This is a predicted structure of a 72-nucleotide RNA (transfer RNA) from an Armatimonadota bacterium. The organism belongs to Armatimonadota, within Bacteria. The RNAcentral record of the sequence draws on ENA. It matches the Rfam family "tRNA". Rfam classes the family as a transfer RNA. Its mean pLDDT, the model's own confidence on a scale to 100, is 82.

RNA sequence: GCCGGGGUAGCUCAACGGUAGAGCGCUUGACUGUGGAUCAAGAGGCCGUGGGUUCAACUCCCACUCCCGGUA
Repeated sequence: GCCGGGGUAGCUCAACGGUAGAGCGCUUGACUGUGGAUCAAGAGGCCGUGGGUUCAACUCCCACUCCCGGUA
């Protein structure tokens, strides 16, 4: 350089083109002598960046950027 995969919540990952969820973690409450475990509730992300297509884009297209693998 070229080819492929990936970038979404603090972490690990989902998401037929129709206003983004789960597990763990965190906060509060219940329970408990305390803690843990368990149960209930809650906070937290405009989806790597910029454009394009569309009534509507995390999703499709283009460029850029970062990470991983392959190739000479």